[in-house]
Order: sequence, then C1' cells, then structure tokens
RNA sequence: GCCUGCCCAGGGCAAACCCGCCGCGAGGCGGGGACGCAAAGCCAGGGAUCUCGCGUCCCCCGAGACCGCCCGGUUGCCAGA
Repeated sequence: GCCUGCCCAGGGCAAACCCGCCGCGAGGCGGGGACGCAAAGCCAGGGAUCUCGCGUCCCCCGAGACCGCCCGGUUGCCAGA
C1' cells in the first nucleotide's frame, strides 16, 4: 500500500417518536431520544423512491427532496483471525 472486519482500543454517528423553527411539499435544521451502523463521514454522477409543476388520467418533460435504498466516486480510526 492492498485486502479483510473475528478480536483489541479510543471512540464516533443517530432510526422511529416528541418539541421548536424553516419549506407549497417531499423534506431540512436545532434539542431530546436510540432502531441500528465498520464509513449510518462527504459527494446528487447513474438508478430507485418521494415532492411540486404541466396536464382529463397515464406517460413524457422540467424543477426539487433523499447518501440510514442500491451502484459509483472520494476521505478516514483500530486491528490482522
């Protein structure tokens, strides 16, 4: 350096739900709270899902949300079964 995550160590993050705020909305932020997570760190590049608009409906298209849905990119702690 690559690979792997059984063990070791310091730890880290924070689902649902509740409160407050922002947003047409999906949802986001802060506090509480832990379902879990070896990247549950970061990135919206591809797909999925969701929202708004168009619109008879669907589809298409446009704009957005979401990285704790998957793939991918990128950075990182410890350890070596």